The part of an RNA shown here (small-subunit ribosomal RNA, 5' domain) has 514 nucleotides and comes from an uncultured bacterium. Rfam family: Bacterial small subunit ribosomal RNA. Clan: SSU clan. The full RNA is in RNAcentral, with records from ENA.

[in-house]
Context: one part of a larger RNA
RNA sequence: GAUGAACGCUGGCGGCGUGCCUAAUACAUGCAAGUCGAACGAGAGUACUUGUACUCUAGUGGCGAACGGGUGAGUAACACGUAGGUAACCUAACCUUAAGACGAGGAUAACUACUGGAAACGGUAGCUAAUACUGGAUAGGAUAUAAGAGGGCAUCUUCUAAUAUUUAAAGGGGAAGAAAUGCUUAAGGAGGGGCCUGCGGCGCAUUAGUUAGUUGGUGAGGUAAAAGCUCACCAAGACGAUGAUGCGUAGCCGGACUGAGAGGUUGAACGGCCACAUUGGGACUGAGAGACGGCCCAAACUCCUACGGGAGGCAGCAGUAGGGAAUUUUCGGCAAUGGGGGAAACCCUGACCGAGCAACGCCGCGUGAAUGAAGAAGUAUUUCGGUAUGUAAAGUUCUUUUAUUAGGGAAGAAUGUUCUGGUGAAAUAACUGGAAGUGACGGUACCUAAUGAAUAAGCCCCGGCUAACUAUGUGCCAGCAGCCGCGGUAAUACAUAGGGGGCAAGCGUUAUCC
Numbered sequence: 001g002a003u004g005a006a007c008g009c010u011g012g013c014g015g016c017g018u019g020c021c022u023a024a025u026a027c028a029u030g031c032a033a034g035u036c037g038a039a040c041g042a043g044a045g046u047a048c049u050u051g052u053a054c055u056c057u058a059g060u061g062g063c064g065a066a067c068g069g070g071u072g073a074g075u076a077a078c079a080c081g082u083a084g085g086u087a088a089c090c091u092a093a094c095c096u097u098a099a100g101a102c103g104a105g106g107a108u109a110a111c112u113a114c115u116g117g118a119a120a121c122g123g124u125a126g127c128u129a130a131u132a133c134u135g136g137a138u139a140g141g142a143u144a145u146a147a148g149a150g151g152g153c154a155u156c157u158u159c160u161a162a163u164a165u166u167u168a169a170a171g172g173g174g175a176a177g178a179a180a181u182g183c184u185u186a187a188g189g190a191g192g193g194g195c196c197u198g199c200g201g202c203g204c205a206u207u208a209g210u211u212a213g214u215u216g217g218u219g220a221g222g223u224a225a226a227a228g229c230u231c232a233c234c235a236a237g238a239c240g241a242u243g244a245u246g247c248g249u250a251g252c253c254g255g256a257c258u259g260a261g262a263g264g265u266u267g268a269a270c271g272g273c274c275a276c277a278u279u280g281g282g283a284c285u286g287a288g289a290g291a292c293g294g295c296c297c298a299a300a301c302u303c304c305u306a307c308g309g310g311a312g313g314c315a316g317c318a319g320u321a322g323g324g325a326a327u328u329u330u331c332g333g334c335a336a337u338g339g340g341g342g343a344a345a346c347c348c349u350g351a352c353c354g355a356g357c358a359a360c361g362c363c364g365c366g367u368g369a370a371u372g373a374a375g376a377a378g379u380a381u382u383u384c385g386g387u388a389u390g391u392a393a394a395g396u397u398c399u400u401u402u403a404u405u406a407g408g409g410a411a412g413a414a415u416g417u418u419c420u421g422g423u424g425a426a427a428u429a430a431c432u433g434g435a436a437g438u439g440a441c442g443g444u445a446c447c448u449a450a451u452g453a454a455u456a457a458g459c460c461c462c463g464g465c466u467a468a469c470u471a472u473g474u475g476c477c478a479g480c481a482g483c484c485g486c487g488g489u490a491a492u493a494c495a496u497a498g499g500g501g502g503c504a505a506g507c508g509u510u511a512u513c514c
Base pairs, nucleotide, nucleotide: 001513002512003511005510006509007508008507009506012365013364014363015362016361017360018358019357020323025321026320027319029318030317031316034063035062036061039060040059042057043056044055045054046053047052048051070276071275072274080200081199082198083197084196085195086194089193090192091191094189095188096187097186098185099184100183102136104134105133111126112125113124114123115122116121140166141165145162147160148159149158150157151156202248203247204246209239210238211237214236215235216234217233218232219231220230221229251273252272253271254270255266256265257264258263278299279298280297281296282295301312302311303310304309329355331354332353333352337351338349339348340347341346368398369397370396371395378389379388380387381386403451404450405449406448407447408446412441417436418435419434420433421432422431423430458503459502460501461500462499463484464483465482469498470497471496472495473494479486480485
């Protein structure tokens, strides 16, 4: 000098940040991922113009739920950083380009009936729809075989003609068509990922040998993809004193702290990557997961039970218990930014934006200003003359930051939507103006007026280092102390008082790093 700090004493305000470093311990309760009726059938309700419109609901279906949020247990590793490779790969939604969307079918949930179970949850029979599902046609693409031409970096790659496999879907609006939206295929882009490699960053040699799928080859399997990734066979290799293997410790980085720098230490907050989601294992769905708020199995724990069987996972936001020196509200809102769904309105969003608590940190402001010598009183000291506190107070003249009261009162708001102009256009669409309307914070910030010095100073130290001295008490006692050391009757070192020094809404102490 610094801190995610704690403790002691003290404490006026504001702005901006930060706030379980310990038990990756266990969790009551609420919320944290839904949305679409412009994909589909059905049920209920409302309005009545009695055949429509609107609203709601469970179900089928689509998209999302793999993002966002948390934690750092594990990991010494291609985990991370950096530089490359992928001629060994994948990619939903988005953008661009091209082509297409023909013609059929059978089910099933919801629902109805019966029925099992305490519940969780089911069973049987029957009915029905789709952008759900299954064949067929066409095109392109993909795989295999052989041929020609061009290119490259070896396996290869680009183009051109033959055999087998594989697509498509409607809905709304409209008088209709076109446009727009949605769907399918192919090619490219963007963004995102997978894999591989060079180099770099801990300790211990009181860890010296390690390794059998181990190292390599052939073949097969497997993956989006290279590969002992897996398997069969064959060979005997591979790593290591430039530290293998083992053990211990640890998420890594941009950065942060310190330092003139080199370096040392560190990885809170913010940002990137990784890993994990009670413990261990497994796959399913999907473009993407080996999936925190999905599924299955095993284990520990907790809860319900009619004892047959079931339910759960806060290292999401709050909050509780426990541990601890120690770390906050079971708050408001989707107004903004962003995300998911939707044509949109809109819905959801403990992401986020805000408020609350805490001097935890940084920064700013205030606790008054000028004048005022009878150098008042008091207190301390004294050589009893005085000296110090000290212009300090009182008094006089002002000011009103702040405080209290009253009044006014934002920016953050741009969109979307409705109405209305313009460009455009056959008309929508699209673009661009105007008006209306949209704020959790919040009647907050800020402004104005009134009142009145009114509401606001402490902590540590004073032997030397180190700025700042006297008196009394105590008497190697009580005590102090970072080091040297002080105290045994004149203690500037203990305790108290007066005075002084330093910092200041803080000041000291402790801990850690430089």